[in-house]
RNA sequence: GCCUGGACCCUCUGCAAGCGGCGGGCGUGAACCUGGUCAGGUGCGUGAGCAAGCAGCCAUAAGCGUUUCCGUCGUUGUGCCGGAGGAUCAUCUGGGUGGA
Numbered sequence: 001g002c003c004u005g006g007a008c009c010c011u012c013u014g015c016a017a018g019c020g021g022c023g024g025g026c027g028u029g030a031a032c033c034u035g036g037u038c039a040g041g042u043g044c045g046u047g048a049g050c051a052a053g054c055a056g057c058c059a060u061a062a063g064c065g066u067u068u069c070c071g072u073c074g075u076u077g078u079g080c081c082g083g084a085g086g087a088u089c090a091u092c093u094g095g096g097u098g099g100a
Stems, first nucleotide, its partner, number of pairs: 001097007009086006015079002017076008025066004034059004042051003
């Protein structure tokens, strides 16, 4: 000096992180206007029994919560982590090669 790869710059994209929405799981959850079971008591009945049904208990609706629960959607130069493409020869770095 020549050839070439990468970094640096830009675009797209994937992944992760943060934020928000939605859904699920779990928990909680109605004096009465949810359900079931209904002690006591009440009513009916000659009686056997029947009926309604408060408290309690159980299950749950709306709602509320969820610590490091799970899924999904969106978003953000938060990452400069991966992939592809483009741009450049101004800079850095690697390899090959020729000459002095």
Molecule: Bacterial small signal recognition particle RNA
Organism: Planctomycetota bacterium